[in-house]
RNA sequence: AGUUGGGUAGAGCAGUGGUCAGCUUGCCGGUCUCAUACGCCGGAGGUCGGAGGUUCAAAUCCUCCCCCAGCUA
Numbered sequence: 001a002g003u004u005g006g007g008u009a010g011a012g013c014a015g016u017g018g019u020c021a022g023c024u025u026g027c028c029g030g031u032c033u034c035a036u037a038c039g040c041c042g043g044a045g046g047u048c049g050g051a052g053g054u055u056c057a058a059a060u061c062c063u064c065c066c067c068c069a070g071c072u073a
Stems, first nucleotide, its partner, number of pairs: 001072007010025004018056001027043005049065005
């Protein structure tokens, strides 16, 4: 330099045009217990890496840029 994959909640991931942006785990509160853990119930936490474009509508499609990993030279 070229090329492929990835960036979504504290962590690990799903979601490939429209339904409230979700799951597990963690965190907080309640319940249970002599107490802790487990179990059960509830809650907080995201402007989907950044900017622009297409569309009635974008996490999703297009362009550029940033970051991570691999491959080729």